[in-house]
Predicted 3D model of a 382-nucleotide RNA (Bacterial RNase P class B) from Alkalibacillus flavidus. Rfam family: Bacterial RNase P class B. By type it is a ribozyme. On this family, see Brown, Nucleic Acids Res 1999: "The Ribonuclease P Database". Rfam's curators write: Ribonuclease P (RNase P) is a ubiquitous endoribonuclease, found in archaea, bacteria and eukarya as well as chloroplasts and mitochondria. Its best characterised activity is the generation of mature 5'-ends of tRNAs by cleaving the 5'-leader elements of precursor-tRNAs. Cellular RNase Ps are ribonucleoproteins. RNA from bacterial RNase Ps retains its catalytic activity in the absence of the protein subunit, i.e. it is a ribozyme. NCBI's taxonomy places the organism under Bacteria, Bacillota, Bacilli, Bacillaceae, Alkalibacillus.
RNA sequence: AUAUUGGUGUAAUCGCUCAAGUUAACACUUGAGAGGAAAGUCCAUGCUCACACUGGCUGAGAUGCUAGUAGUGUUCGUGCUUGACGAAAUCAUAAGUCAAGGGAGUUACCGAUUCGGUCACUUACGGCAGGGACGUAGCCUACGUCAGAGGAUAGGGCUACAAUCCCUUUAACGUGCCACAGAGACGAGCUUGAUUGGAAACAAUCAAGGUGGAACGCGGUAAACCCCACGAGUGAGCAACCCAAACAAUGGUAGGGGCACUUCUUGCGAGGAACUCAACUUAGCAAGAAGACAAGCAAUUGCUUGUAGAUAGAUGAUUACGCCUGGAGUACGAGGUUGACCACCGUUUGCAGUACGAUAGGACAGAACAUGGCUUACAAGA
Numbered sequence: 001a002u003a004u005u006g007g008u009g010u011a012a013u014c015g016c017u018c019a020a021g022u023u024a025a026c027a028c029u030u031g032a033g034a035g036g037a038a039a040g041u042c043c044a045u046g047c048u049c050a051c052a053c054u055g056g057c058u059g060a061g062a063u064g065c066u067a068g069u070a071g072u073g074u075u076c077g078u079g080c081u082u083g084a085c086g087a088a089a090u091c092a093u094a095a096g097u098c099a100a101g102g103g104a105g106u107u108a109c110c111g112a113u114u115c116g117g118u119c120a121c122u123u124a125c126g127g128c129a130g131g132g133a134c135g136u137a138g139c140c141u142a143c144g145u146c147a148g149a150g151g152a153u154a155g156g157g158c159u160a161c162a163a164u165c166c167c168u169u170u171a172a173c174g175u176g177c178c179a180c181a182g183a184g185a186c187g188a189g190c191u192u193g194a195u196u197g198g199a200a201a202c203a204a205u206c207a208a209g210g211u212g213g214a215a216c217g218c219g220g221u222a223a224a225c226c227c228c229a230c231g232a233g234u235g236a237g238c239a240a241c242c243c244a245a246a247c248a249a250u251g252g253u254a255g256g257g258g259c260a261c262u263u264c265u266u267g268c269g270a271g272g273a274a275c276u277c278a279a280c281u282u283a284g285c286a287a288g289a290a291g292a293c294a295a296g297c298a299a300u301u302g303c304u305u306g307u308a309g310a311u312a313g314a315u316g317a318u319u320a321c322g323c324c325u326g327g328a329g330u331a332c333g334a335g336g337u338u339g340a341c342c343a344c345c346g347u348u349u350g351c352a353g354u355a356c357g358a359u360a361g362g363a364c365a366g367a368a369c370a371u372g373g374c375u376u377a378c379a380a381g382a
Base pairs, nucleotide, nucleotide: 004382005381008322009321010320011319012318013317014316016033017032018031019030020029021028035364039375040374042373043372044371045370046369047237048236049235050234051233052069053068054067055066056065057064075232076231077230078229079228080101081100082099083098084097085096102125103123104122105121106120108118109117110116111115126227127226129168130167131166132165133164135161136160137159138158139157140156144153145152146151174225175224176221177220178219190209191208192207193206194205195204196203197202241257242256243255261291262290263289264288265287266286267285268284269282270281271280292307293306294305295304296303297302323362324361325360329356330355331354332353335345336344
């Protein structure tokens, strides 16, 4: 330095909150009361509601109830490649972690000349490729052909109409944009020169000039429209959601529930397509069973007790003792250390070692529906 683990205790007094018991009530008694990250909100699971779709149940009748997310795609999301790991008891997978390799970029260094290499770091890193053809009209040139004084003629070229069509590569490549300036901003393209092809007209390539941030470079832009591949029911979230007083209804305020270790069963009540019935529901009450963890007792495998639930947001303060870190100083002291040796430290100037020990300090940090992974913060100790 890195990784893992870890996360000060008890008692008393007073205070705060919840549960149970008791009481006419107030009070009182007993028990309990925040983390490994409670943080971030990166990802997901459960749960609740809404929407969409599929299957089933009851019933005369589905708009009801219940189980789900298959399928669809004018929707949404993701995007360097490969491999391994990766939770909610299995499998799988998300965020993410690790390793190797590639692209783009940045700092530093080295060599060199605007490039290359090395280390480290960042990364909203899928896709902007290459060619060809066509008819009409006008114009340029005249090899060849014809003619034979000077000439005529396009199977050769340039321009316009002019946009379109076709082929190859790719998982994917079509349409756009780069103001002003500049001939021209990827369509085409001004002047001069050189080289090559050609009979020439012309064409291609290279260099220079001028404008510009950038001038044809396997330019830039998809955080332009879009295209490709893969994946996925979508959205919101406990302030979800449910009930609902002040006396008829409606509304949904106060207030209550949701909400407290987990799961299941039964009963009553209430609700349940105009009535009835049924499927079914339970945010109402009561009873019972099983299980997880912790503490205490027992000594045979059991018994008892307990498990935070607030919402302007409780879980605190004081005192005492202890624990851990540290070591001003004091006392002893010639050895200490190792299985042994060497080395090392110390030897009266004695903090080597042993014992006592003052002042001081004890990190990061605060439950809010529940849970799992990841990331970040962090003292002592191991």
Of the family's consensus pairs, 97% are formed in the model.